[in-house]
RNA sequence: UAACACAUGCAAGUCGAACGGCAGCGGGUAGGAAGCUUGCUUCCUAUGCCGGCGAGUGGCGGACGGGUGAGGAACACAUCGGAAUCUACUCCGUCGUGGGGGAUAACGUAGGGAAACUUACGCUAAUACCGCAUACGACCUAAGGGUGAAAGUGGGGGACCGCAAGGCCUCACACUAUUGGAUGAGCCCGCGUCGGAUUAGCUUGUUGGUGAGGUAAAGGCUCACCAAGGCGACGAUCGGUAGCUGGUCUGAGAGGACGACCAGCCACACUGGGACUGAGACACGGCCCAGACUCCUACGGGAGGCAGCAGUGGGGAAUAUUGGACAAUGGGCGAAAGCCUGAUCCAGCAAUGCCGCGUGGGUGAAGAAGGCCUGCGGGUUGUAAAGCCCUUUCAGUGGGGAAGAAAGGUUGAAGUUUAAUACGCUUUAGCUGUGACGUUACGAACAGAAUAAGCACCGGCUAACUCCGUGCCAGCAGCGGCGGUAAUACGGAGGGUGCAAGCGUUAAUCGGAAUUACUGGGCGUAAAGCGCGCGUAGGUGGUUAGGUAAGUUGGAUGUGAAAGCCCCGGGCUUAACCUGGGAACUGCAUUCAAUACUGGCAAGCUAGAGUAUAGUAGAGGCAAGUAGAACUUCAGGUGUAGCGGUGAAAUGCGUAGAGAUCUGAAGGAAUACCAGUGGCGAAGGCGGCCCCCUGGAUUGAUACUGACACUGAGGUGCGAAAGCGUGGGUAGCAAACAGGAUUAGAUACCCUGGUAGUCCAUGCCGUGAACGAUGUCAACUAGCCGUUGGGGGUCUUAGUACCUUUAGUGGCGCAGCUAACGCAUUAAGUUGACCGCCUGGGGAGUACGGUCGCAAGACUAAAACUCAAAGGAAUUGACGGGGGCCAGCACAAGCGGUGGAGCAUGUGGUUUAAUUCGAUGCAACGCGAAGAACCUUACCAGCUCUUGACAUCCUGCGAACUUCCUAGAGAUAGAUUGGUGCCUUCGGGAACGCAGUGACAGGUGCUGCAUGGCUGUCGUCAGCUCGUGUCGUGAGAUGUUGGGUUAAGUCCCGCAACGAGCGCAACCCUUGUCCUUGGUUGCCAGCACGUAAUGGUGGGAACUCUAAGGAGACUGCCGGUGACAAACCGGAGGAAGGUGGGGAUGACGUCAAGUCAUCAUGGCCCUUAUGGGCUGGGCUACACACGUGCUACAAUGGGCAGUACAAAGGGAAGCGAAGCGGCGACGCGGAGCCAAUCCCAGAAAGCUGUUCUUAGUCCGGAUUGCAGUCUGCAACUCGACUGCAUGAAGUUGGAAUCGCUAGUAAUCGUAGAUCAGCACUGCUACGGUGAAUACGUUCCCGGGCCUUGUACACACCGCCCGUCACACCAUGGGAGUGGGUUGCACCAGAAGCAGGUAGCCUAACCGCAAGGAGGGCGCUUGCCACGGUGUGGCCGAUGACUGGGGUGAAGUCGUAACAAGGUAGCCGUAUCGGAAGG
Repeated sequence: UAACACAUGCAAGUCGAACGGCAGCGGGUAGGAAGCUUGCUUCCUAUGCCGGCGAGUGGCGGACGGGUGAGGAACACAUCGGAAUCUACUCCGUCGUGGGGGAUAACGUAGGGAAACUUACGCUAAUACCGCAUACGACCUAAGGGUGAAAGUGGGGGACCGCAAGGCCUCACACUAUUGGAUGAGCCCGCGUCGGAUUAGCUUGUUGGUGAGGUAAAGGCUCACCAAGGCGACGAUCGGUAGCUGGUCUGAGAGGACGACCAGCCACACUGGGACUGAGACACGGCCCAGACUCCUACGGGAGGCAGCAGUGGGGAAUAUUGGACAAUGGGCGAAAGCCUGAUCCAGCAAUGCCGCGUGGGUGAAGAAGGCCUGCGGGUUGUAAAGCCCUUUCAGUGGGGAAGAAAGGUUGAAGUUUAAUACGCUUUAGCUGUGACGUUACGAACAGAAUAAGCACCGGCUAACUCCGUGCCAGCAGCGGCGGUAAUACGGAGGGUGCAAGCGUUAAUCGGAAUUACUGGGCGUAAAGCGCGCGUAGGUGGUUAGGUAAGUUGGAUGUGAAAGCCCCGGGCUUAACCUGGGAACUGCAUUCAAUACUGGCAAGCUAGAGUAUAGUAGAGGCAAGUAGAACUUCAGGUGUAGCGGUGAAAUGCGUAGAGAUCUGAAGGAAUACCAGUGGCGAAGGCGGCCCCCUGGAUUGAUACUGACACUGAGGUGCGAAAGCGUGGGUAGCAAACAGGAUUAGAUACCCUGGUAGUCCAUGCCGUGAACGAUGUCAACUAGCCGUUGGGGGUCUUAGUACCUUUAGUGGCGCAGCUAACGCAUUAAGUUGACCGCCUGGGGAGUACGGUCGCAAGACUAAAACUCAAAGGAAUUGACGGGGGCCAGCACAAGCGGUGGAGCAUGUGGUUUAAUUCGAUGCAACGCGAAGAACCUUACCAGCUCUUGACAUCCUGCGAACUUCCUAGAGAUAGAUUGGUGCCUUCGGGAACGCAGUGACAGGUGCUGCAUGGCUGUCGUCAGCUCGUGUCGUGAGAUGUUGGGUUAAGUCCCGCAACGAGCGCAACCCUUGUCCUUGGUUGCCAGCACGUAAUGGUGGGAACUCUAAGGAGACUGCCGGUGACAAACCGGAGGAAGGUGGGGAUGACGUCAAGUCAUCAUGGCCCUUAUGGGCUGGGCUACACACGUGCUACAAUGGGCAGUACAAAGGGAAGCGAAGCGGCGACGCGGAGCCAAUCCCAGAAAGCUGUUCUUAGUCCGGAUUGCAGUCUGCAACUCGACUGCAUGAAGUUGGAAUCGCUAGUAAUCGUAGAUCAGCACUGCUACGGUGAAUACGUUCCCGGGCCUUGUACACACCGCCCGUCACACCAUGGGAGUGGGUUGCACCAGAAGCAGGUAGCCUAACCGCAAGGAGGGCGCUUGCCACGGUGUGGCCGAUGACUGGGGUGAAGUCGUAACAAGGUAGCCGUAUCGGAAGG
């Protein structure tokens, strides 16, 4: 949870001391029979004689106890009161208990029926029934009177009576009447008691009265008549939900949730209705009827009601034994014994809860083994175990053993009653004697650590960490979230933490949550002030005395059941638990008192409010008239080719005369200047001028009224624009619409037109970002400066100025407030009064319902579902088709290129057995590679090895090593020659080689997203930070911003900052000038020697040079500018001038940037292979695309001849001279040089002369052929060079794009690294010749600082909107369909009760009788349950189809919003459009 259905057993009986009796049981008596033990046993018959007792009559009890919570929102419950009542048994009183009668069960006889049961006749009793008598009370009354009762039974007994029974007496119980009490029950009232207004009106016995009836009793409870009332916004009615309370849980409390157990009350007993009996019921284990269901049946008819205790089925996530006992407590009956008692007490089942106890204690380091981890040392499990020494609770065994027991019975004693020593009762003593639990609790004995530990968790919240496995999988998850190959988050393990006979999960309640705020919240921007007035109810209300005492305050009394909670005690070994007392129960009622405050009453006052009066300002409102400017149109004149429009155009207008200009006319709408954070109005709103009518405000002075006030749910009025209806009007403007542009498209932005509309009258609509996003009213709380309208004062001749006051309207600002921003006497400050509103985002201001509206729509207003956020203010960044400032070969100004050609080289792609791998925007692509023919080499094919090519250890053999031969492509295999070394303690050892064994080696295998290191890039950009202080709730800020200045966060000044660090600069290298020192291999001025010539030689140390050390440059000096600064400009001097040129040097950080293939390294993977060796091939492929270069296209050139001048390098497996040979590459040769000495080594452009004369050439050199040279084991794939021949494209290069600001670009050659050789067109260095241009910062690019906006923070390569398509989910509408509930109208009418009564029947009473009274059955009327018909309301279920909504992974279309979001955005409305939207 199914108040779902129930098999079976039990749960309410008892009384023989009310009665007739005697079926069963036991006994007695009498008779008979049998057995014998001769007085006993057994059997049969008779006998109610006795104990007792089935069934029956009668009494009391079955209204308690026990169960359940369906219904009920109500006097049902709680609490406090009340009057018009009853009350069996019980208690205290009072009076009685006399005398009669007629029946009837049982029983008997005869029937019916399957049964349940029942019919007829006959007999009989009572404490059953009925009269009569009596009547202290009682009841009725017209106050005279009248009415109304009973029952006996049992115990005992002296006298008396009686044949006996008995009478009689007495006791006990019972009975009748009645008063009062107690108990229990009925009725009435105040107050409290869930949520819904998307339920606002309900009601006809309804509200009241009179009368009657009825009830135990008041009452429309019922009826007749009369009146028209009664309830409701303080929530009626309706619909939903619910047993109520003491209390329980939680909470600091106030509260919130709940109503199991226990206790009080109510309601119900299969569903609905009904009465009977009775003190009490409309009755759980009673009756009648109807209905559903189940069972029995002989089919005719009957029976039943576990929401009692067990138990069964079913439902459910889920809840127990068909147990024992009346021993105790209590109940019924009885005089009692006693009987009954599924109440109760116990036991059983379930760790379901609470409490207590145990599973051992001490010692014990070899820190055992095992496990796990490891940095391989060890650590940890861990004193844990084992071992040793103890203890024995619990469990076990066998014995012992309370309390729960009081009664009762019996015997005796005393008292009482009585005539009584009977009986009965009371007290007391002895004896007897009652235990389900129970093998109880408890205590002692015995043996032995023996019998006894789990569960959850370990990323944070939250105490507790490692390994392995897995690899966005499997899984976890309370919330953030974890898992994509090193997971403390998954699974396992080890370890740990927390609880512990439990632990964890799930569900639920309160708390935390001040997150519904009474205590105790808010509403400018976070959700939230109605668009604005007037005003009803309501709420609140100035001042002074008086009286009242409703609120308020204090005291007292009653009540607030017990239990529970709390406090103090007591009892179980303790505790839970039980128990005694107290306190409390914050409440209600009564009463006494107080009177400050509030209220009500009555009386005053004038400070609030209002009235009168005199002024003032004003786009306040309504209505009528009128004016000028402009505009358009029309007419006419002049006049000619354009006008108009735009970013640019076009559509459009114009030679039929536009536009322009002049004159005239017509029309409608709006009112320039004045004009102003100026004025007026409640808000919306109001603007030419004049006038009629009219509202409000304000100022001054006096008078009057006397609280007349404030707010304001409902209500009512006003209310921009758009829109709607009717009728007008229409100049301009202008949704829609049309056309032209723009565009990928352009239903837009722009342009040309243009209709509703805009205007007027009248009627609707009732919205808005209707905003100060700030409700109205009142009081108080620093100032300063404007401005508008009044009043007063002072000065001045006046204008005016100043001071002051009041009403508005602005700016700034203190205190205070605020999350901050900000507000700040016009409050968002401090208070008071009243109203409105809010409670996470979306769904949604939507659906449904209702009200309003002509419609559009407005107002009111949800839920399912879904998310973990949505939002505010401020902060730091980043970004902007924002702003300001600044620098940069960024642009511009120039010079030269690339992009076109051929070739070289790298990459992509393709191909391939393989074309190894990496690098991929800038920041990959002449990059790693400063050298791919083999090697390299990592790739492919084939062959081959397995402790291995390499390291360490062990064993055995052998020195090491070496010659030659065979097979093979080689690795390798086989065979073979020479050789015996070193040290030694003589054992052996060291190095090396071969073989064997296993530990291991090895890997350019993977992961740069596990890493170290190194590097690129922004960027040599000027930035990045810290300490202390200060400011801020905080994030943060300040410093670092500002004014100048610089190449610079460079410096100066200022400043709540003062300082400091990493960067900048400087220090370092190089170069430019000078000096000093040194002087070989370098140098040679002067001196000398020598040569054909040469520093060749002696010598010199001056110069150049070399290489060490110094000097020098610092805005130091002058002038100007600047702020007297920093600094800048100009100048002087100087080799050099403002960091002199160049380099090295790269802040905090960014890009998971690059690299596991330099190296190192974690993890993973391979181990006769992903390792090792070898041969050959490949990395060199080739339709194509791109990058970077070289050479060119020629005359500033090409060819030829002659001739001049460098720097810096390299050289021993090297550079290699002279000489000779070759056309040449080169060869022969070998001097010199370990290099300032020798060599490479001739620099080239240049200069001089000559030729070519614009041509695909005497340009250009690709390609190809032949012949060679060199290196190398080897140039086929695949090297370089030389000679001869060949002589392609190409005539300056589209879009686009790159470098460079001076010794730079451009141009010319030289050298080096790598290297056997080679690509030297690459790279890195070196020098020679040697320009042009920069107005400047608008624009492009990237960057720095300040500021601004932001919905971005993975940071604009961001965010994000809507349609469409697909899937799923919940929901609205929906022709309807099938249910539930309820209203109204009608039909119907069982049982029953009440009324009536033709018929039938009839014991008690009356009557001589007939008959009557009374009663019963039947019939009938009224009420009424079930049921039926019709028609409505409401609710939930379902429904083809359909509407929007939500969610979802990478879908489609656009780009609406966020930045000026590229047309500022947004609100209301209308219209249009695929969609955002326009």

Predicted 3D model of a 1478-nucleotide RNA (small-subunit ribosomal RNA) from an uncultured prokaryote. Rfam family: Bacterial small subunit ribosomal RNA. Rfam links the family to the GO terms ribosome and structural constituent of ribosome.